[in-house]
Context: one part of a larger RNA
RNA sequence: GAGUGAACGCUGGCGGCGUGGAUUAGGCAUGCAAGUCGAGCGAUCCUUCUUUGCUGAGGUUCUGAAAGGCUUGCCUGGAUGGACCAAAGCUUUGAAGGAUAGCGGCAAAAGGGUGAGUAAUGCGUAGGUAACCUGCCUCGAGGAGGAGGACAGCCUCGAGAAAUCGAGGGUAAUACUUCAUAAUACCACGAAUCGUAUGGUUUGUGGUCAAAGGUGGCCUCUAGUUUACUAUGCUGCCGCCAUGAGAGGGACCUGCGUCCUAUCAGGUUGUUGGUAGGGUAACGGCCUACCAAGCCUAAGACGGGUAGCUGGCAUUAGCGUGUGGUCAGCCACACCGGGACUGAGACACUGCCCGGACUCCUACGGGAGGCUGCAGUCGAGGAUCUUUUCCAAUGGACGAAAGUCUGAGAAUGCGACGCCGCGUGGGGGAUGAAGCGUUUCGGCGCGUAAACCCCUUUUAUCAGAGAGGAACGUCUCGGAGUUAACAGCCCCGAGAUCUGACUGUAUCUGGUGAAUAAGCCACGGCUAACUCCGUGCCAGCAGCCGCGGUAAUACGGAGGUGGCAAGCGUUACUC
Numbered sequence: 001g002a003g004u005g006a007a008c009g010c011u012g013g014c015g016g017c018g019u020g021g022a023u024u025a026g027g028c029a030u031g032c033a034a035g036u037c038g039a040g041c042g043a044u045c046c047u048u049c050u051u052u053g054c055u056g057a058g059g060u061u062c063u064g065a066a067a068g069g070c071u072u073g074c075c076u077g078g079a080u081g082g083a084c085c086a087a088a089g090c091u092u093u094g095a096a097g098g099a100u101a102g103c104g105g106c107a108a109a110a111g112g113g114u115g116a117g118u119a120a121u122g123c124g125u126a127g128g129u130a131a132c133c134u135g136c137c138u139c140g141a142g143g144a145g146g147a148g149g150a151c152a153g154c155c156u157c158g159a160g161a162a163a164u165c166g167a168g169g170g171u172a173a174u175a176c177u178u179c180a181u182a183a184u185a186c187c188a189c190g191a192a193u194c195g196u197a198u199g200g201u202u203u204g205u206g207g208u209c210a211a212a213g214g215u216g217g218c219c220u221c222u223a224g225u226u227u228a229c230u231a232u233g234c235u236g237c238c239g240c241c242a243u244g245a246g247a248g249g250g251a252c253c254u255g256c257g258u259c260c261u262a263u264c265a266g267g268u269u270g271u272u273g274g275u276a277g278g279g280u281a282a283c284g285g286c287c288u289a290c291c292a293a294g295c296c297u298a299a300g301a302c303g304g305g306u307a308g309c310u311g312g313c314a315u316u317a318g319c320g321u322g323u324g325g326u327c328a329g330c331c332a333c334a335c336c337g338g339g340a341c342u343g344a345g346a347c348a349c350u351g352c353c354c355g356g357a358c359u360c361c362u363a364c365g366g367g368a369g370g371c372u373g374c375a376g377u378c379g380a381g382g383a384u385c386u387u388u389u390c391c392a393a394u395g396g397a398c399g400a401a402a403g404u405c406u407g408a409g410a411a412u413g414c415g416a417c418g419c420c421g422c423g424u425g426g427g428g429g430a431u432g433a434a435g436c437g438u439u440u441c442g443g444c445g446c447g448u449a450a451a452c453c454c455c456u457u458u459u460a461u462c463a464g465a466g467a468g469g470a471a472c473g474u475c476u477c478g479g480a481g482u483u484a485a486c487a488g489c490c491c492c493g494a495g496a497u498c499u500g501a502c503u504g505u506a507u508c509u510g511g512u513g514a515a516u517a518a519g520c521c522a523c524g525g526c527u528a529a530c531u532c533c534g535u536g537c538c539a540g541c542a543g544c545c546g547c548g549g550u551a552a553u554a555c556g557g558a559g560g561u562g563g564c565a566a567g568c569g570u571u572a573c574u575c
Base pairs, nucleotide, nucleotide: 001575002574003573004572006571007570008569009568010567013422014421015420016419017418018417019415020414026378027377028376030375031374032373035106036105037104040103041102043100044099045098046097047096048095049094053090054089055088058085059084060083061082062081067076068075069074070073113333114332115331122258123257124256125255126254127253128252129251132250133249134248137246138245139244140243142241143240145179146178147177148176154169155168156167157166158165159164185208186207187206188205189204190203191202192201193200194199213238214237215236216235217234218233222231223230224229225228259305260304261303266296267295268294271293272292273291274290275289276288277287278286308330309329310328311327312323313322314321315320335356336355337354338353339352358369359368360367361366388411389410390409394408395406396405397404398403425455426454427453428452435446436445437444438443460512461511462510463509464508465507469502473497474496475495476494477493478492479491481489482488519564520563521562522561523560524545525544526543530559531558532557533556534555540547541546
């Protein structure tokens, strides 16, 4: 001099873009962070309409009782009863729409966090697999026939404070089981051919293994009823089974590289190799039995310490040295330790089981929990943020779709923590006010600085106008494809319509008014910048040399000056 995820002191106007728990991988209240599909399934509930029956508020109408009045046969009066209409309720049939606990499917192995462990089961780089796996996706060529028994939900009981559990009855499915069919799949045996060693490829014979439906449209064919409707028929879409290939993802193996320490010199018994078997997607002491006695090591084994690795970042002319925060790739971990289950994929952060520590509930019998997700809290610390808004965009999960979910993400708040930009006014203005400082008392400095005059309005504030981030989706129309079809579905195009958290944001225009906005450090030399007063080896300064003992440019204050500037200094660390 440059740099930092910085901190501290003094100071502090604005904006943009970044960035922010480096310490206790310490403990955590609360809310949210993984769901979705009713177009897989049976139930249940709600709303609207419809159908059957029952009850029937009330109303209309017919009749006209009791009672009363008197003009004694009329008036008033309206009971009981009959008929019709009918709200509402219950029941029943069907349709449409909505909701959803349960079974079932997919997702939950991603996304997000952290760096404890790990010096190599890691990472980086270059290769290998004739030793491998792969859900969703793409392409190819095939298939989808039949049968059956359950278990939730539900009902009836029971146990328990709760968490939850047990018994009996009974039900559906794209849940489960089973039969059939099947090869270019798999297994066994044989043959041919090729190679790079285990072997690869091709081919023959025998054996083995599968499936599930849902939803929309239509009547050309078939079937049933027959003007027409329907499905068992045709057709669109989604799904199912087995298989070949691909893409993307993963697994394993090998070479080289990867910190300090010899005050760590020997280490090792599944250890090193073989045979046989087991296990795995797969090779392999990966595991087991037996056999042999090997294997590593001063080119540093083994031990100890420290540490996630890399792309990068800092510095530097370069070589190097230091570092690994944000972003990206890989790895590891999820209270501590161990284990497997499910699954294409985990030995699984918000799954399960066991042991441990801790916290909470309890009826004392027993239970519940895991922020190294986003916010937030306590603690420790020199030190590090909002218990905000939204799924509008990008992306993800599920779904045919509408859509739902998404603390990923997008926004917003806080912090001068960093970088960048802007401003705190511009012009004129005196042989030069006041004030302050100094003085050789003449003056000199602050100083065109101020006042004053003219101007501007970035910014600020008030008012008005106002983008872009929106693509999609939905509807209508036209065209192409599929098809028997002018239906439906799908593709393309046109038009209309709808969707913004930020946000009335960015930006623009106008009004007001110099108005709202400057500090910090230094001034002996290194090192740009000097005088006065106070102090008197005191108080103090100091990075080094060194200042201070009565005129201190070095201490403290003041004036002046220098430097940087919304910052300036100090401290810490790196080059």
This is a predicted structure of a 575-nucleotide part of an RNA (small-subunit ribosomal RNA, 5' domain) from a metagenome.
Rfam family: Bacterial small subunit ribosomal RNA.